[in-house]
The RNA shown here (TPP riboswitch aptamer (THI element)) has 114 nucleotides and comes from Limibacillus halophilus. The organism belongs to Limibacillus, within Bacteria. The sequence is in RNAcentral, with records from Rfam.
Formats: sequence, C1' cells, structure tokens
RNA sequence: GGGCGUUCCUAGGGGUGCACGCUAUUGCAACGGCGGGCUGAGAUUGGGAUUUAUCCCUGACCCUUAGAACCUGAUCCGGGUCAUGCCGGCGCAGGGAAUGGAAUAGACGCCGCC
Repeated sequence: GGGCGUUCCUAGGGGUGCACGCUAUUGCAACGGCGGGCUGAGAUUGGGAUUUAUCCCUGACCCUUAGAACCUGAUCCGGGUCAUGCCGGCGCAGGGAAUGGAAUAGACGCCGCC
C1' cells in the first nucleotide's frame, strides 16, 4: 500500500443436548409434569397444526464461500465427568447458506497478499 472484519439494511442457513431431585402409579422401570444444575453465543421465546411424535411461522443467538455456524463420518478414537460433542483428535476429510446493498473519512483488530 492492499485485503478482511467491527456499524446499518435486506435475503438466506443452522442447532436446541446431558444427567440429578421431586411428583403421578401398590412397587419398580419407561413416558409425562415440575424444580433447579453442567457446557456453551445459543440447550426453543411466543403462537398454530397435530400423527403425541413431529411439522410450520416467529423470537433470541450464531453463521453466510477468507464458509469449524451446522451436517456426514459417528452406536468413531483418546481423555475426563454423576452424565453428555464436556475437552481434544478425526479436519490442508467430504458437504454446507448473499462474489448482496448502503456508508467507505477516520479509529481499532487481523492477514494466506505486495
């Protein structure tokens, strides 16, 4: 010097787990309900449909090709925990949603570039 990000708008993508205690039941277990707990940005806010297990709309949060948001591999491997993608590996593996618009002066952070 250049590029990307941090601000605003629009569009789109995604996940929603784990155990513990109480409760209903003659007892146990499962399912359901309630309560708080763990990790995390987020563990469904509200509404509707309804096959009672899911789906749709919406909200928060995150991500959108410089893509680890998220999915597959995976009923995976090692470690750890009451338990769980809890941590690491797997991963210069495969997929995955705008090369979007406005502003574009300065400041801050980053760099695979000169």